[in-house]
A computed fold for a 100-nucleotide RNA from a Bacillota bacterium, annotated as Bacterial small signal recognition particle RNA. The coordinates come from a structure-prediction model, not an experiment, and the mean pLDDT is 76. Rfam family: Bacterial small signal recognition particle RNA. The family's RNA type in Rfam is non-coding RNA gene. Its Rfam clan is "SRP clan". It was read from a public genome assembly, where an Rfam model found it.
RNA sequence: GAUCGGGUCCUGCGCGACGAUCGCUUUCGAAUCGUGUCAGGUCCUGACGGAAGCAGCACUAAGAGAUGUCGAUCGGGUGCCGCAGUUUAGCCUGGUUAGG
Numbered sequence: 001g002a003u004c005g006g007g008u009c010c011u012g013c014g015c016g017a018c019g020a021u022c023g024c025u026u027u028c029g030a031a032u033c034g035u036g037u038c039a040g041g042u043c044c045u046g047a048c049g050g051a052a053g054c055a056g057c058a059c060u061a062a063g064a065g066a067u068g069u070c071g072a073u074c075g076g077g078u079g080c081c082g083c084a085g086u087u088u089a090g091c092c093u094g095g096u097u098a099g100g
Stems, first nucleotide, its partner, number of pairs: 001097008010085005015079002018075006024068001025066004034059004042051003
C1' cells in the first nucleotide's frame, strides 16, 4: 500500500427497560342546585288508598388520594439488544499479502 472482517458513525424496521400521561383496581367524596329508598311529619280522600318529600342510608358525579407495572400513547445522549440498508466517508482494531 492492497484486501477481508469487527467496532464506532448514518438510516430504517422491530424488541426490551426508564420517564411522563391516560385507562383499569381501590378509598374518600353532594347542606341545596345527582339518583334510589324514603322513618317522622305534610297534603288529598267519606273510606280504601294515593301524592309530594325533609332527615338518615345506599350508589355514584365533579374532584382528591392509594396500589400494581396489567393495558395504551408519547418521549430520548435509553440498551456492551436483534435484523437489514448506505458509504466503502472518517477513526479504532484483527487477519492475509506485496514492498521498504